This is a predicted structure of a 356-nucleotide RNA (Bacterial RNase P class A) from a rhizosphere metagenome.
The RNAcentral record of the sequence draws on MGnify.
Its mean pLDDT, the model's own confidence on a scale to 100, is 75.

RNA sequence: AGCGGACCGGAGGAUCGCGGAUCGAGAGAUUCGAGGAAAGUCCGAACUCCCACGGGCAGCAGGCUGGCUAACGGCCAGGCGCGGUGACGCGACGGAAAGUGCAACAGAAAACAAACCGCCGAUCGCUCCUCGGAGCGAGGUAAGGGUGAAACGGUGCGGUAAGAGCGCACCGCGUCGCACGUGAGUGCCGACGGCAUGGCAAACCCCCUGCGGAGCAAGACCAAAUAGGGACGCAAUGGACCCGCCCGUGUCCGUUCGAGUGUCCGGGUAGGUUGCUCGACCGCCGCAGCAAUGCGAGCGGCAGACGAAUGAUUCUCACCCCGCCAGGGGAACAGAAUUCGGCUUACAGGUCCGCU
Numbered sequence: 001a002g003c004g005g006a007c008c009g010g011a012g013g014a015u016c017g018c019g020g021a022u023c024g025a026g027a028g029a030u031u032c033g034a035g036g037a038a039a040g041u042c043c044g045a046a047c048u049c050c051c052a053c054g055g056g057c058a059g060c061a062g063g064c065u066g067g068c069u070a071a072c073g074g075c076c077a078g079g080c081g082c083g084g085u086g087a088c089g090c091g092a093c094g095g096a097a098a099g100u101g102c103a104a105c106a107g108a109a110a111a112c113a114a115a116c117c118g119c120c121g122a123u124c125g126c127u128c129c130u131c132g133g134a135g136c137g138a139g140g141u142a143a144g145g146g147u148g149a150a151a152c153g154g155u156g157c158g159g160u161a162a163g164a165g166c167g168c169a170c171c172g173c174g175u176c177g178c179a180c181g182u183g184a185g186u187g188c189c190g191a192c193g194g195c196a197u198g199g200c201a202a203a204c205c206c207c208c209u210g211c212g213g214a215g216c217a218a219g220a221c222c223a224a225a226u227a228g229g230g231a232c233g234c235a236a237u238g239g240a241c242c243c244g245c246c247c248g249u250g251u252c253c254g255u256u257c258g259a260g261u262g263u264c265c266g267g268g269u270a271g272g273u274u275g276c277u278c279g280a281c282c283g284c285c286g287c288a289g290c291a292a293u294g295c296g297a298g299c300g301g302c303a304g305a306c307g308a309a310u311g312a313u314u315c316u317c318a319c320c321c322c323g324c325c326a327g328g329g330g331a332a333c334a335g336a337a338u339u340c341g342g343c344u345u346a347c348a349g350g351u352c353c354g355c356u
Stems, first nucleotide, its partner, number of pairs: 001356008010317007018033006035333001039344002042342005047215004059211005064078005079093001080091004094206002099204002101200002116145002118141003123138006153171006172195001173193005178187003219274004229265006238257004281301004285296004319330004
């Protein structure tokens, strides 16, 4: 000068308050009371309710290997590729010889390739000729130049008219074999193949794997007032009908409808209780393991509110800044809401360890 990792996030009192628990008849007393991210709600689960025979299509997500885990798109270790002098960092890292498609600009040509410049013009044709050749053309050529992100292996020797894996050596590539590795792969050793199927799948697509929905305002229990619903009873200074007496208003017996009213039942609202916080929990230590992680009759820790507590003032000390002193100022990101494992993002200032 950097790289990687772990951690702290002011400490201790006083007074007045707020919430929970315990004790108390009460007044009150004792004790506990935010985070590394409580955040974003992005993944994975626990738990709860609804749905659910099985199979397929569609859709979405994941995608190198081995391990860890309840699970994961997480973590650890490794392989490969890329970047860095290095410590180390980053990677949607299956398939482009199933099919379809795409490639701006530049460039002659962009995928069963292409002749712009250049090179050649051996062969063939025409012309000239000092008979050696020269020029023009047909044509050959992907070695050189130029364009591009990308131009159909690289270097050298041979070869050729000039060229070309056309031939050869080495390198690269592919296939097979061998060795090592659980594996992804690696190795050079060996053999074979003149080299073929250029790129893009965060284009469609193909292959493999996985996937019901809603969420603690889930859900469970208790349960007013008011207004509905149902059952039964009573029933008018109510209505209708039948029979007899009588025929006139009326009266009596019975059947039925019924405003209303009483009791009971049931659903639901307010409200209350529960779910609710000790759990696949976290840290230290020991053992196993490179590690993630696992195991442990070892030690320690853990808020539970719901008009939603966790605050205010002040003193001492510590840290930073200003100042000669006295003294003054500052102190990040942020705040639980059913719980847990991760990821991501924010963070003043400071400490420690390892490495280049």
It matches the Rfam family "Bacterial RNase P class A". Rfam links the family to the GO terms tRNA processing, dimeric ribonuclease P complex and ribonuclease P activity. Of the family's consensus pairs, 92% are formed in the model.